This is a predicted structure of a 110-nucleotide RNA (c-di-GMP-I riboswitch aptamer) from Sporotomaculum syntrophicum. The coordinates come from a structure-prediction model, not an experiment, and the mean pLDDT is 80. The sequence was found by an Rfam model in a public genome assembly. The organism belongs to Sporotomaculum, within Bacteria.

């Protein structure tokens, strides 16, 4: 320096789940425990999956304004601006315990 994780040994992570906190949502942080995990150390570079707040488009409903139409009065089913709902697209929001790369690291063996 490089290969491997049979066996030992020391130290270490922690699913699910309860419970608080947080977020639109995925999620995420504490605590309790323990499914796991030799990288379950990190890091979104490359993919992949999750949510869909902003943001777009359609549709519905409310409403503004105009213009059609009208003797007059009411008024669109026309255009327009808003709002709220619904679906749909949509990550700048998230999963490194989903795989590949990257960096750094324990302890054995060869």
């Nucleotide at each position: 320096a490089c290969c491997u994780g049979a066996a030992a040994a020391u130290a270490g992570c922690a699913a699910a789940u309860a419970c608080u906190u947080u977020g639109a949502a995925a999620g995420a942080a504490g605590u309790a425990u323990a499914c796991g995990c030799a990288a379950a150390g990190u890091u979104u570079c490359g993919g992949g999956c999750c949510u869909a707040a902003a943001g777009u488009a359609u549709a519905u409903a409310c409403c503004u304004a105009c213009u059609a139409c009208c003797a007059c009065u009411a008024u669109a089913c026309g255009u327009u601006a808003g709002u709220a709902u619904a679906u749909a697209c949509a990550a700048u929001g998230g999963c490194g315990g989903c795989c590949g790369g990257g960096c750094a690291g324990c302890u054995a063996g060869g």